[in-house]
Predicted 3D model of a 99-nucleotide RNA (TPP riboswitch aptamer (THI element)). It matches the Rfam family "TPP riboswitch aptamer (THI element)". For this family Rfam cites "Comparative genomics of thiamin biosynthesis in procaryotes. New genes and regulatory mechanisms" (Rodionov et al., J Biol Chem, 2002). Rfam links the family to the GO term thiamine pyrophosphate binding. Rfam's curators write: Vitamin B(1) in its active form thiamin pyrophosphate (TPP) is an essential coenzyme that is synthesised by coupling of pyrimidine and thiazole moieties in bacteria. It was read from a public genome assembly, where an Rfam model found it. The prediction has a mean pLDDT of 77.
RNA sequence: AAUAUUCCGUUGGGGUGCCCGCAAGGGCUGAGAGGUGCAAACCGACCCAUCGAACCUGAUCCGGGUCGUACCGGCGUAGGGAACGGAACAAGGGCACCA
Repeated sequence: AAUAUUCCGUUGGGGUGCCCGCAAGGGCUGAGAGGUGCAAACCGACCCAUCGAACCUGAUCCGGGUCGUACCGGCGUAGGGAACGGAACAAGGGCACCA
C1' cells in the first nucleotide's frame, strides 16, 4: 500500500438430474438430488451474487465417453444472469537509520 485471497452480516439469485424396479425401495454423479402436504404450497440444506460458467438460453446442439446421467473437449472473447456493508491478511515495492 488494502491489490490477490479469505471470512462475516444483511439482502437477493439458482438448480434438484440419471439408472434399476409394478411398487416399496435401491444404485450413481454432485456442494446440493431433502422434509411436510391429496394438492396448492410451505420449510430446510447447498451453491452463487457483476472480478458474476451459480444458473438459464442456444440445446431434443457437435465430437469423445457411459447401460444412462455424470465426465472430457467444442459451442464460449456467444446471448442473459442476483449487491451492498464490514473484518482479517500474504507475497511484493519504496524511503530512512544502524551494524